RNA sequence: GGGUGCGUAGGCUAGUGGUAGACUACCUGGCUCCAGUGUACAAAAAACGGAGAGCCCAGGAGGUGGGGGUUCGAUUCCCUCCGCGCCCA
Repeated sequence: GGGUGCGUAGGCUAGUGGUAGACUACCUGGCUCCAGUGUACAAAAAACGGAGAGCCCAGGAGGUGGGGGUUCGAUUCCCUCCGCGCCCA
């Protein structure tokens, strides 16, 4: 330089013209359990309690790489730019 594939949430990924989803992480609440505090001794209960635990439950927030075009409508199709991977030279 030529060809080709990819870019969607913090992460990993579906969707491929008509409502943007899942998982995980994060935030809030809940459930169960527990370190600890607690009691005139020992031990237990109630209560308090944590930046403790759980393949637990419910809810919440967060995203289509930039620009332009086609279309009633674009994450999706077309052009271009940016970034990444692969192949050829």
The RNA shown here (transfer RNA) has 89 nucleotides and comes from a Nanobdellota archaeon. Its Rfam family is "tRNA". The family's RNA type in Rfam is transfer RNA. NCBI's taxonomy places the organism under Archaea, Nanobdellati, Nanobdellota. Its mean pLDDT, the model's own confidence on a scale to 100, is 80.